The RNA shown here (transfer RNA) has 77 nucleotides and comes from a Thermoplasmatota archaeon.
Its Rfam family is "tRNA".
The coordinates come from a structure-prediction model, not an experiment, and the mean pLDDT is 81.
RNA sequence: GGGCCCGUAGCUUAGCCAGGUAGAGCAGACGGCUCUUAACCGUAAGGUCAAGGGUUCGAACCCCUUCGGGCCCGCCA
Numbered sequence: 001g002g003g004c005c006c007g008u009a010g011c012u013u014a015g016c017c018a019g020g021u022a023g024a025g026c027a028g029a030c031g032g033c034u035c036u037u038a039a040c041c042g043u044a045a046g047g048u049c050a051a052g053g054g055u056u057c058g059a060a061c062c063c064c065u066u067c068g069g070g071c072c073c074g075c076c077a
Base pairs, nucleotide, nucleotide: 001073002072003071004070005069006068007067010026011025012024013023020057029043030042031041032040050066051065052064053063054062
């Protein structure tokens, strides 16, 4: 230098192909249970969907650029 993949809640991730209200588990918070803790049960909260721009009535999803991470190939030494 070229190609491919990944980035969504504190963590692990689904959703992207085929645009239409952002979900789950765990952790943490509160409550129940318990003499107490753990376990178990319940409730609520938590997201600029990596960033910017474009297309569209509407973008996590499509297009472009950039950033970060990973893999492969090439070049120099």
The RNAcentral record of the sequence draws on ENA. Taxonomically the source falls in Thermoplasmatota (Archaea, Methanobacteriati).